[in-house]
Molecule: transfer RNA
Organism: Candidatus Woesebacteria bacterium
RNA sequence: CAGAGCGUGGCGCAGUUGGUAGCGCGCCUUCAUGGGGUGGAGGAGGUCGCUGGUUCAAAUCCAGUCGCUCUGA
Repeated sequence: CAGAGCGUGGCGCAGUUGGUAGCGCGCCUUCAUGGGGUGGAGGAGGUCGCUGGUUCAAAUCCAGUCGCUCUGA
């Protein structure tokens, strides 16, 4: 320098043909227990790396840009 992949709640990930953002773990409250562990019930927390564009509507399409990884030179 060129090409490719990834970037979504604290962590690990899903979200495939655009239509109100989900799962597991963790966290909080509560019930059972004398307590712990464990199990049951409920709950908080992200607007999707960033900017802009298309669209009635974008995590999802397009452009630019940043970071990480891989490949080639």